[in-house]
């Protein structure tokens, strides 16, 4: 240089236009002589950045940034 994929809770990923979820984990409770395992609640996001498009965007364009894979 060209083409391609990915960015969404602290991690691991869902949600392919119509109220953002799970499982882990943190918390605090509940079982226990206590711990762990196991139950049960909670707690967390301006969906990576600017725009556009649309009645409405995490989704759908196009741009930036960062990551990875392929030719060359």
């Nucleotide at each position: 240089g060209g083409g391609c994929c990915c960015a969404u809770a602290g991690c691991u990923c869902a949600a392919g236009g119509g109220c953002a979820g799970a499982g882990c984990g943190c918390u605090c409770g509940g079982c226990u002589c206590a711990u762990a395992a196991c139950c049960g609640a909670u707690c967390g996001g301006u969906u990576g950045u600017u725009g556009g498009u649309u009645c409405g965007a995490a989704u759908c364009c196009a741009u930036c940034u960062g990551g990875g894979c392929c030719c060359a």
The RNA shown here (transfer RNA) has 72 nucleotides and comes from a Candidatus Margulisiibacteriota bacterium. The source organism's lineage runs through Bacteria, Bacillati and Candidatus Margulisiibacteriota. Its Rfam family is "tRNA". Its family is annotated with triplet codon-amino acid adaptor activity in the Gene Ontology. The family's RNA type in Rfam is transfer RNA.